Record summary: This is a predicted structure of a 107-nucleotide RNA (SAM riboswitch aptamer (S box leader)). It was read from a public genome assembly, where an Rfam model found it. Its Rfam family is "SAM riboswitch aptamer (S box leader)". Its family is annotated with regulation of gene expression in the Gene Ontology. The coordinates come from a structure-prediction model, not an experiment, and the mean pLDDT is 77.

This record gives sequence, C1' cells and structure tokens, in this order.
RNA sequence: UUGUUAUCACGAAAGGUGGAGGGAUUAGACCCUGCGAAACCUUAGCAACCCUACGCUUGUAGAAGGUGCUACAUUCUAUUUCGAUUUUAAUCGGAAACAGAUAACCA
Repeated sequence: UUGUUAUCACGAAAGGUGGAGGGAUUAGACCCUGCGAAACCUUAGCAACCCUACGCUUGUAGAAGGUGCUACAUUCUAUUUCGAUUUUAAUCGGAAACAGAUAACCA
C1' cells in the first nucleotide's frame, strides 16, 4: 500500500516544549485557535479490537501487554432515495452509497 471482516453509540485532560495554524482530502459553508493551533514529550484517563480469567465458540468479569482515542460532530453541501411542507424547486427530517477513521487478518 491492496484486499476481507467488524464498528463508527457512549466515554475520557493536565503539564512542558513549540509558535500559527487546525477540524482526513478538493471547493464552499460552519466551527476551534496568541485566553496559544499543528507537532513532540511526560503523567493521567477512556474504551475494550487484539488480549487475560471462567464458561465453552453466542456469555460474564477484567485491564498486565499490543494498538487506538481524550473540543464539538464520520459537522453540512458538492451522490442516490424515502417522507413531510409547499411557492414545484426549495426547506426540513430519515436511510443508503461514495469517501474516510480504528482494529484484526491476508498478500
């Protein structure tokens, strides 16, 4: 990096260095940010994918270790579709797709 499978609900921050960006990518919108962004380090925490114990494949409990995460939200539109309203091409709400994130496995 490609592919397969699962989830995208909830949850959880302080300090130091740093010094202007950040919320995945392109455009627009919206939002955070010198009352200090990204990034890195330390400590703490959350979760429970791998994992551990018992059961035995479904369940219960846990957190030593491998990852991950700790503004809000997969933020909205640039796709499809359903419903409602109505001014008939717009508004609102839902679902799916695409794209993406994380984990496990394969090459």